Glycine riboswitch aptamer from a bovine gut metagenome, 89 nucleotides, folded computationally. Model confidence (mean pLDDT): 83 of 100. The model forms 90% of the base pairs in the Rfam consensus. RNAcentral holds the sequence, with entries from MGnify.
RNA sequence: GGCUCGGGAGAGACCUGCGGCCGGCAGGUGCGCAGGAACCGAAGGGGCAACGGAAAAAACGAUAAACUCUCAGGUAAAAGUACCGUGCC
Numbered sequence: 001g002g003c004u005c006g007g008g009a010g011a012g013a014c015c016u017g018c019g020g021c022c023g024g025c026a027g028g029u030g031c032g033c034a035g036g037a038a039c040c041g042a043a044g045g046g047g048c049a050a051c052g053g054a055a056a057a058a059a060c061g062a063u064a065a066a067c068u069c070u071c072a073g074g075u076a077a078a079a080g081u082a083c084c085g086u087g088c089c
Stems, first nucleotide, its partner, number of pairs: 001089003005085003014036006020029003038075003044071001045069003051061002
């Protein structure tokens, strides 16, 4: 580093429209599509410190993260998830 098994958080089953289904209408719907903002950070990805430069500065170099950004991903269930444990290669 890889594989198997187990554990594993956060944030709306958001709003609107169209269609399907139910319904006499109003309306309903754990179905499909489109649009709109809101929110989360623990797949992945981006960014920065200490340190060197140096006696002191600056340019520059260098290395991260569970920090930060939110591109991607995610916000019922399912799946997945950094990280942890078991066995094996």